The RNA shown here (SAM riboswitch aptamer (S box leader)) has 110 nucleotides and comes from a soil metagenome.
It matches the Rfam family "SAM riboswitch aptamer (S box leader)". About the family: The SAM riboswitch is found upstream of a number of genes which code for proteins involved in methionine or cysteine biosynthesis in Gram-positive bacteria.
[in-house]
RNA sequence: UCUUAUCCAGAGAGGUGUAGGGACCGGCCCGAUGAAACCUCGGCAACCUGGGCAAUGUAAGAUCAGUCCAAGGUGCCAACUCCGGCAGAAGGAAAUUCUGGUAGAUAAGA
Numbered sequence: 001u002c003u004u005a006u007c008c009a010g011a012g013a014g015g016u017g018u019a020g021g022g023a024c025c026g027g028c029c030c031g032a033u034g035a036a037a038c039c040u041c042g043g044c045a046a047c048c049u050g051g052g053c054a055a056u057g058u059a060a061g062a063u064c065a066g067u068c069c070a071a072g073g074u075g076c077c078a079a080c081u082c083c084g085g086c087a088g089a090a091g092g093a094a095a096u097u098c099u100g101g102u103a104g105a106u107a108a109g110a
Stems, first nucleotide, its partner, number of pairs: 001110007012041005020030003024085004042077003047073003050069004081103001086100005
């Protein structure tokens, strides 16, 4: 970089640190009652590995839809990906809502 899947659920304490952070832009928020980052411990989740059960199928199996566990590899633990960004629909318009996309994030593969 490409492909596929998911993104309205869930889950934080302590220490170091010291002014930023929420990808980008606009908005709106979070932050000296301590941001980012790092460390320790804890947790969430179930993408991959692993393990249990297992519909169907089979001569019997293997494989396996599905389901459970959470040991290993990642990821994550303010706000729907915080909201929007492009196009379309509803609306006289504005507000607002909805649909699809773009961008982004994560996983697995190439």